Annotation:
This is a predicted structure of a 474-nucleotide part of an RNA (small-subunit ribosomal RNA, 3' major domain) from a wastewater metagenome. It matches the Rfam family "Bacterial small subunit ribosomal RNA". Its family is annotated with ribosome and structural constituent of ribosome in the Gene Ontology. The RNAcentral record of the full RNA draws on SILVA.
[in-house]
Context: one part of a larger RNA
RNA sequence: UGACGGGAGCCCGCACAAGCAGUGGAGUAUGUGGUUUAAUUCGACGCAACGCGAAGAACCUUACCAGGACUUGACAUCCCGGGGACCCGGCGUAAUGGCUGGGGUGCCUCUUUUGAGGAACCCGGAGACAGGUGGUGCAUGGUUGUCGUCAGCUCGUGUCGUGAGAUGUUGGGUUAAGUCCCGCAACGAGCGCAACCCUUACUGUCAGUUGCUACGCAAGAGCACUCUGACGGGACUGCCGUUGACAAAACGGAGGAAGGUGGGGAUGAUGUCAAAUCAUCAUGCCCCUUACGUUCUGGGCUACACACGUACUACAAUGGCGAAAACAAAGGGGAGCUAAGCCGCGAGGCGGAGCAAAUCCCAAAAAAAUCGUCCCAGUUCGGAUUGCAGGCUGCAACCCGCCUGCAUGAAGUCGGAAUUGCUAGUAAUCGCGGAUCAGCAUGCCGCGGUGAAUACGUUCCCGGGCUUUGUACA
Numbered sequence: 001u002g003a004c005g006g007g008a009g010c011c012c013g014c015a016c017a018a019g020c021a022g023u024g025g026a027g028u029a030u031g032u033g034g035u036u037u038a039a040u041u042c043g044a045c046g047c048a049a050c051g052c053g054a055a056g057a058a059c060c061u062u063a064c065c066a067g068g069a070c071u072u073g074a075c076a077u078c079c080c081g082g083g084g085a086c087c088c089g090g091c092g093u094a095a096u097g098g099c100u101g102g103g104g105u106g107c108c109u110c111u112u113u114u115g116a117g118g119a120a121c122c123c124g125g126a127g128a129c130a131g132g133u134g135g136u137g138c139a140u141g142g143u144u145g146u147c148g149u150c151a152g153c154u155c156g157u158g159u160c161g162u163g164a165g166a167u168g169u170u171g172g173g174u175u176a177a178g179u180c181c182c183g184c185a186a187c188g189a190g191c192g193c194a195a196c197c198c199u200u201a202c203u204g205u206c207a208g209u210u211g212c213u214a215c216g217c218a219a220g221a222g223c224a225c226u227c228u229g230a231c232g233g234g235a236c237u238g239c240c241g242u243u244g245a246c247a248a249a250a251c252g253g254a255g256g257a258a259g260g261u262g263g264g265g266a267u268g269a270u271g272u273c274a275a276a277u278c279a280u281c282a283u284g285c286c287c288c289u290u291a292c293g294u295u296c297u298g299g300g301c302u303a304c305a306c307a308c309g310u311a312c313u314a315c316a317a318u319g320g321c322g323a324a325a326a327c328a329a330a331g332g333g334g335a336g337c338u339a340a341g342c343c344g345c346g347a348g349g350c351g352g353a354g355c356a357a358a359u360c361c362c363a364a365a366a367a368a369a370u371c372g373u374c375c376c377a378g379u380u381c382g383g384a385u386u387g388c389a390g391g392c393u394g395c396a397a398c399c400c401g402c403c404u405g406c407a408u409g410a411a412g413u414c415g416g417a418a419u420u421g422c423u424a425g426u427a428a429u430c431g432c433g434g435a436u437c438a439g440c441a442u443g444c445c446g447c448g449g450u451g452a453a454u455a456c457g458u459u460c461c462c463g464g465g466c467u468u469u470g471u472a473c474a
Stems, first nucleotide, its partner, number of pairs: 001474002003471003007468007015458002019422005026313008034304002042053002064299007073129001077128002079125005086103006107118004131288002134286003140282002142277003145273001147271001152191006158167003171182003197265004202233007211223003236259001239253005315415001319374005331362003336355002341350003381412001386407007428450007
């Protein structure tokens, strides 16, 4: 000087408390451990691994296993020889590989033609080499997590100290903040904080189609309104009062759409964890080179006495079912979205209008509200499991997809110890969209609808910041 303390003081955070909804019990989905297996590819392991890499394992992916093949190789550059490139086959195989036949003769330059050379491409050959998701993240770059959006981390000069170092950065106030004020052997400065950026809430001007309509309807017309989107305005403790050191600031008020950082996002200092990643990529060294490379078929990654994490659906009447019937936002669409109409109980099929989209389509929002029924039951709750019959995608749904109809109708009556999230348009609840994607979503990322309760307070638990103190630690 740090680190640590079941030392002290001050302060903060959904940290506790006050509340609401959960998890832990059930069924299922999914990830992990374990076990099994020819293989169940690999990585991630307290917080900060476990719906994580994976924004989507039937083949492919795929790295794993079994079997079959290739060896200058699936891919790159160079050399030699041959050939238009290329197209169509046959035998054989599980498939690739293997063996083999036919058609065909282009482009550029020189040359009268013949012929010669060249570019791309193909075949054969030789070796230099390719190749490796093989090892080492404790050799590395890059990227990322975490403490933590916590308020800290440093430097120059000066001064103090033999020195390590200190001071500044401590103190009195204040703040979300090393934020600001005052003081002070310090005076300044940098990286962080804040602001500048995006979005949302109010408004002005301009613009006005595909949007909108002061109309009974349409057309016409218009841009008032809604909206779209470009540029502005607006919020600054600016004003008033009280408190305060006459400061910084705090509290209350006015005006205002908005008030003290208005709400949300992006933004992550010096560093810590030899944290994660050699399997995104790059890369040193080591290792393999007829194999640890490449390729094909099939299997596996989907196994299942069990254990854990994360979710979904429930256990019902604030509900289930039926009828009729309202109100969104944000997105996507050409190998695409697909309307009307018709067929089917339905998944879906036929059909083909429109739309590269403020025009057309996906598209029905659902919960809510209204009417009816059920009457507290393992039920008209719950939907697992299983049987049968179908649909769709796709060479192909057996291992191993999704959906529909009929039948079946399991556990479950609110969950022990323990434990999680959340302070407002939040929690809870309700649907909608997108990426990935042929198909496949209870996951992820977004969108809007309805819309609470509680916070006395900081004694305690956890984490953090500053000062101080002790130390057999560095």